[in-house]
Context: one part of a larger RNA
RNA sequence: CUGGGCGUAAAGCGCGCGUAGGCGGCUUAGCAAGUCAGAUGUGAAAUCUCGGGGCUCAACCCCGAAAGUGCAUUUGAAACUGCUAGGCUAGAGUGUAUUAGAGGGUGACGGAAUAUCCAGUGGAGAGGUGAAAUUCGUAGAUAUUGGAUGGAACACCGGUGGCGAAGGCGGUCACCUGGGAUACAACUGACGCUGAGGUGCGAAAGCGUGGGUAGCAAACAGGAUUAGAUACCCUGGUAGUCCACGCCGUAAACGAUGGACACUCGCCGUGACUGGUAUUGACCCCGGUCGUAGCCAAGCUAACGCGAUAAGUGUCCCGCCUGGGGAGUACGGUCGCAAGAUUAAAACUC
Numbered sequence: 001c002u003g004g005g006c007g008u009a010a011a012g013c014g015c016g017c018g019u020a021g022g023c024g025g026c027u028u029a030g031c032a033a034g035u036c037a038g039a040u041g042u043g044a045a046a047u048c049u050c051g052g053g054g055c056u057c058a059a060c061c062c063c064g065a066a067a068g069u070g071c072a073u074u075u076g077a078a079a080c081u082g083c084u085a086g087g088c089u090a091g092a093g094u095g096u097a098u099u100a101g102a103g104g105g106u107g108a109c110g111g112a113a114u115a116u117c118c119a120g121u122g123g124a125g126a127g128g129u130g131a132a133a134u135u136c137g138u139a140g141a142u143a144u145u146g147g148a149u150g151g152a153a154c155a156c157c158g159g160u161g162g163c164g165a166a167g168g169c170g171g172u173c174a175c176c177u178g179g180g181a182u183a184c185a186a187c188u189g190a191c192g193c194u195g196a197g198g199u200g201c202g203a204a205a206g207c208g209u210g211g212g213u214a215g216c217a218a219a220c221a222g223g224a225u226u227a228g229a230u231a232c233c234c235u236g237g238u239a240g241u242c243c244a245c246g247c248c249g250u251a252a253a254c255g256a257u258g259g260a261c262a263c264u265c266g267c268c269g270u271g272a273c274u275g276g277u278a279u280u281g282a283c284c285c286c287g288g289u290c291g292u293a294g295c296c297a298a299g300c301u302a303a304c305g306c307g308a309u310a311a312g313u314g315u316c317c318c319g320c321c322u323g324g325g326g327a328g329u330a331c332g333g334u335c336g337c338a339a340g341a342u343u344a345a346a347a348c349u350c
Base pairs, nucleotide, nucleotide: 003322004321005320006319007304008303012318014201015200016199017198021194022193023192025088026087027086028085029084030083031082033081034080035077036076037075038074039073040072041071042070049065050064051063052062053061054060091191092188093187094186095184096183097182098181099180103177104176105175106174107173108172109171110154115149116148117147118146119145120144121143125136126135162169163168206247207246208245209244210243211242215241216240220236221235222234223233258317259316260315261314262313263312266295267294269292270291271290272289273288274287275286276285299306300305323350324349325348332343333342334341335340
């Protein structure tokens, strides 16, 4: 090198973009690098194989043949791969028209609720729990009415609904902006797929600087519970949660399922667009494409289950696994302000 695998047994990078590389549609002609065939040379001897022979046999030895899958040169072949030149439109992209959406960013605005403050009413409790207490309250609480301030989150709609590559995204409006779907088939003419390195994005927590802080709430304090209670319950409460800028780069980052393409019975729901039918019109009904759920045929699977959104049947490319522990640790490198992240062993042991 070669094998078998990766939903749950070890194993899919958290997700994009993309360099090198690998792989790549239909067709015509040419070349002949790969490929195939012939010839020539070479491929030491010994060994191995085959046929003989010599030691009484054998091992051993001798002779001959074959083989030596390779390399070089040369003569050809042209299907496939490649290369060159030309053509095509089914892949890919562009265009025109229509369209759904919590996709992203910035700004403005809105109402409900919590809290606090001010004022009125009122007068003894309130709060909290399994029960209590800490706590608040005659310096007037709780409750209730009116007003003000401020921060955060957006009830109903709301939906195995939608959008996004993933993380994720939910009040309303405006502006800026990305992607998708459908119909048509006008244009380009293979421009494609994947992607080692690289580069960007990346929940929460955490970190730095500056702001902000209503509610919630690690830490912390107190009250309970208990044998104890560094907890669960209660009363408080600071970081934090929020904003701006800069880091961190990890998650059960999950569909525990990498990406692309093609093929392979059916049933049923739903979102978007669309053709037909129908209608005053919107529905309804019969189809098509894309998405998203449920159930199943064949097949697959150790089973569970998966089943056109495959874990089925195939092709291409990448990543990863190789008994358990030691250990995702040590050391070293790289990155980071730090926390730490990443890359990643061995001894030993079962």